Source information:
Predicted 3D model of a 77-nucleotide RNA (SAH (S-adenosyl-L-homocysteine) riboswitch aptamer) from a Gammaproteobacteria bacterium.

């Protein structure tokens, strides 16, 4: 460094739909239905890849369509 698995990133409704996945057509270029707004980041775990001299110290977060409600912090009446 990818790859799978869980956990965390405060809860809920409602809408749209890209892209993933199904599934059905194709003139094999697609294209139509469907589901869909944690696909993202950060940690832990598996079983690889690549590198390599060791240890110590310090940090624990940023994000996430639209619109509504809650909760939490501050601020201000």
């Nucleotide at each position: 460094c990818g790859g799978g698995g869980c956990a965390a990133g405060g809860a809920g409704c409602g809408c749209u739909g890209c892209g993933c996945c199904a599934g059905a057509u194709u003139c094999c270029g697609a294209u139509c239905u469907g589901u869909c707004a944690g696909g993202c980041u950060u940690g832990c775990c598996c079983a690889g890849g690549a590198g390599u001299u060791c240890c110590u110290u310090u940090u624990c977060a940023a994000c996430g369509g639209c619109g509504c409600u809650c909760a939490c912090c501050c601020g201000a009446c």
It matches the Rfam family "SAH (S-adenosyl-L-homocysteine) riboswitch aptamer". Its family is annotated with regulation of gene expression and S-adenosylhomocysteine metabolic process in the Gene Ontology.
Of the family's consensus pairs, 100% are formed in the model.
Model confidence (mean pLDDT): 77 of 100.
It was read from a public genome assembly, where an Rfam model found it.